Model confidence (mean pLDDT): 76 of 100. Two RNAs folded together computationally: RNase P RNA and transfer RNA, 452 nucleotides in total. Rfam match: Bacterial RNase P class A. Rfam classes the family as a ribozyme.
[in-house]
RNA sequence: AACGUUGGCCAAGCGGUCGCGGCUGAGUGCGCAAGCAUUUUGCUGAGGAAAGUCCGGGCUCCGCAGGGCAGGUUGCCGGGUAACGCCCGGUGCGGGUAAUCGCGAGGAUAGUGCCACAGAAAUGAAAACCGCCGAUGACACUGCUGUUUUUCAGCAUGGACAGGCAAGGGUGCAACGGAGGUGUAAGAGACCCCCGGCCGAGCCGAAAGACUCGGGCCAGGUAAACCCCAACUGUGUGCAAGGCAAGGGUAGAUUGCCGCAUCAGCUGCAAUCCAGACGGCCCGUCUGAUGCCCCGAACCGCUAGAGUUUGUCAGCAAUGGCAAACGGAGACAGAUGAUCGCUCAAACAGAACCCGGCUUAUGGCCAACGUUUUCU
RNA sequence: GCGGGUGUAACUCAGUUGGUAGAGUAUCUGCCUUCCAAGCAGACUGUCGCGCGUUCGAGUUGCGUCGCCCGCUCCA
Numbered sequence: 001a002a003c004g005u006u007g008g009c010c011a012a013g014c015g016g017u018c019g020c021g022g023c024u025g026a027g028u029g030c031g032c033a034a035g036c037a038u039u040u041u042g043c044u045g046a047g048g049a050a051a052g053u054c055c056g057g058g059c060u061c062c063g064c065a066g067g068g069c070a071g072g073u074u075g076c077c078g079g080g081u082a083a084c085g086c087c088c089g090g091u092g093c094g095g096g097u098a099a100u101c102g103c104g105a106g107g108a109u110a111g112u113g114c115c116a117c118a119g120a121a122a123u124g125a126a127a128a129c130c131g132c133c134g135a136u137g138a139c140a141c142u143g144c145u146g147u148u149u150u151u152c153a154g155c156a157u158g159g160a161c162a163g164g165c166a167a168g169g170g171u172g173c174a175a176c177g178g179a180g181g182u183g184u185a186a187g188a189g190a191c192c193c194c195c196g197g198c199c200g201a202g203c204c205g206a207a208a209g210a211c212u213c214g215g216g217c218c219a220g221g222u223a224a225a226c227c228c229c230a231a232c233u234g235u236g237u238g239c240a241a242g243g244c245a246a247g248g249g250u251a252g253a254u255u256g257c258c259g260c261a262u263c264a265g266c267u268g269c270a271a272u273c274c275a276g277a278c279g280g281c282c283c284g285u286c287u288g289a290u291g292c293c294c295c296g297a298a299c300c301g302c303u304a305g306a307g308u309u310u311g312u313c314a315g316c317a318a319u320g321g322c323a324a325a326c327g328g329a330g331a332c333a334g335a336u337g338a339u340c341g342c343u344c345a346a347a348c349a350g351a352a353c354c355c356g357g358c359u360u361a362u363g364g365c366c367a368a369c370g371u372u373u374u375c376u
Numbered sequence: 377g378c379g380g381g382u383g384u385a386a387c388u389c390a391g392u393u394g395g396u397a398g399a400g401u402a403u404c405u406g407c408c409u410u411c412c413a414a415g416c417a418g419a420c421u422g423u424c425g426c427g428c429g430u431u432c433g434a435g436u437u438g439c440g441u442c443g444c445c446c447g448c449u450c451c452a
Stems, first nucleotide, its partner, number of pairs: 001372010012343007020045004025040006047348001051359002054357005059238001061236001062234001066283004070235001071233005076090005091105001092103004106228002111226002113222003129169002131165003136162002139159001142156005177195002180192003196218001198215005204209001242300002247294004252273006259266002274288005307326008377448007386401004395432001403419005425441005
């Protein structure tokens, strides 16, 4: 210098004029008041993603005796946190020369399903297309021998049936551990060494897991297919939640019994039916009106909160403890803008109950580290 | 703000245990007819919105992302 990797920071600045939202003070008008409208001084007014709404919470109302069934989410290990599918550290595997990055990474001997086409065969310890063998048994031919010939017998050779094999070829994403040797008629974990996997033991570690030794020869892939295991889970409602004023609606039936009264009737208790609630369903339980439902202006909810910064301590870190300081959007058709001057230039983009994350969009600056090349 | 659905040919839509993507209309060509329409036969047409994964294999499964549509308030 070029190409990369990782981490952090900023989000134009200063001044003038005009305009908009909020708060405080002062004034004016209306109104009995609450308050509303308006003028003005001062202060103040979007983000790192305010976005997507993908997760997790706070908060709100509803629900929450008990039992069963179903459902949802997560998935190596440990830690952090209010919680998480997030973050930190580690393990294993994978990518990269490296800095460093990625991983939905529990279980495929619990069971079920699927694996098109091709192929003999796609999971059952089954099967054999080409191929290898034909030791063993049978068949026929040729040669030799027993004997000169026939018959018969034996030996040898090749063929080939029964049969043996799965080494090699072929099909396929995938063919029942891989490569070599021994062995054999030919072969085969049948046997041996090495490697992979599984199981067991020892040892190290908090764990995932690492290392060593031994054993037998080891039954494909798929769980982002059903499922199994473990852990968690109100599985309803979202500020259009909800609180409060005013308004409207809803006033079970039958039977039996005690008491009062006795023509009628009233109160209480019990049973059955009916209606409702238990917010996925069932059992079961409870309730039948100081309750429930509908509507609902204005106001509240509304912003000080798992807050930020600095120092220090604990920790590898995420993070936590302590101390000090700061604290400045809050609308409800919804405010941040326009313009001028100076300095070089400016992307993605606009809060609506509030936080913690993730993802996506996007301009610039700084630092550390890696590789290669050149110079000293 | 909250919730739900959808994206496949030029248009309207199918496409389920994941295995070479279809129908109707439209367009074009031929036949038929004196000519046109209708009819018959044939042809053309796809990055299955996009990207990355899982899988031997994705329109279909998972995640992310983009567009469109619908429902629930208030104001005028």